[in-house]
RNA sequence: UGAUAGAGGUGCGGCAAGCAUCAGUACCUUCGGAUCCCCGUCGGAAUGCGGAGAAGGGAAAGGGCUUGCUGCCGAAGGGCUUCCGGAUUUCCGGCCGGAGGCGCCUGGGCCGUCGGAGAAGAUCCGCCGGACUGUCGCAUGAGAAUGCGGAGCGCUGUCA
Numbered sequence: 001u002g003a004u005a006g007a008g009g010u011g012c013g014g015c016a017a018g019c020a021u022c023a024g025u026a027c028c029u030u031c032g033g034a035u036c037c038c039c040g041u042c043g044g045a046a047u048g049c050g051g052a053g054a055a056g057g058g059a060a061a062g063g064g065c066u067u068g069c070u071g072c073c074g075a076a077g078g079g080c081u082u083c084c085g086g087a088u089u090u091c092c093g094g095c096c097g098g099a100g101g102c103g104c105c106u107g108g109g110c111c112g113u114c115g116g117a118g119a120a121g122a123u124c125c126g127c128c129g130g131a132c133u134g135u136c137g138c139a140u141g142a143g144a145a146u147g148c149g150g151a152g153c154g155c156u157g158u159c160a
Stems, first nucleotide, its partner, number of pairs: 001160006009073001011072009027057005038051004042093005076106003079102008107133002110130003114126004135150006
């Protein structure tokens, strides 16, 4: 230098099934008010649809939990960017989802403030902080270990 095999543990993803939530919500039917005003539909402009209330009927997706199967250890997540799609339609903006590109950021999980997404005290994502943990380096130490620092383009084993 190259190849190969591994380690970090509440380790990281994917798929399927079931369950709860979403919600007695949206929506449909009947009765019925309002009449070009007002309200809702991500924001603005236009447009479309809907609407107080009562009765009857009544979801779904995303997200979550459990179980099983499975791929793995830059596993993966994020950011930027190109294209496609989404909520009546068109334009602008934002958000969400998908496919690709970029060796741009992050060793790992946990807890917390704040911010974003979300129906949500769930969950996910991000900045920051905290202790913990793995790894290498330096220093101290007889030793166990302690302190400080770095980053996965790292570390360890084997082979050439």
RNAcentral holds the sequence, with entries from MGnify. Predicted 3D model of a 160-nucleotide RNA (Lysine riboswitch aptamer) from uncultured Faecousia sp. The model forms 100% of the base pairs in the Rfam consensus. Its Rfam family is "Lysine riboswitch aptamer". Rfam links the family to the GO term lysine biosynthetic process. The coordinates come from a structure-prediction model, not an experiment, and the mean pLDDT is 83. The source organism's lineage runs through Bacteria, Bacillota, Eubacteriales, Oscillospiraceae and Faecousia.